[in-house]
RNA sequence: GUAGCGUAAUGACUAGCGCGUUGGACUUAUAAUCCAAAGGUCAUGGGUUCGAAUCCCACC
Numbered sequence: 001g002u003a004g005c006g007u008a009a010u011g012a013c014u015a016g017c018g019c020g021u022u023g024g025a026c027u028u029a030u031a032a033u034c035c036a037a038a039g040g041u042c043a044u045g046g047g048u049u050c051g052a053a054u055c056c057c058a059c060c
Base pairs, nucleotide, nucleotide: 001060004019005018006017007016021037022036023035024034025033044058045057046056047055
């Protein structure tokens, strides 16, 4: 080492946020702005624990 890119999480709440993408509103139109949505086997494989993105080991 977590979404296409960047980044949070200090053992338990449906894993969030920004940018981007898609749809809509607004506009004569575009941009900007606003609203909504999609997108994550948390690098991989094991272990500990009632419970692991989080602790331990191995591996790349």
The RNA shown here (transfer RNA) has 60 nucleotides and comes from Trichonephila inaurata madagascariensis. The coordinates come from a structure-prediction model, not an experiment, and the mean pLDDT is 82. Its Rfam family is "tRNA". Rfam's curators write: Transfer RNA (tRNA) molecules are approximately 80 nucleotides in length.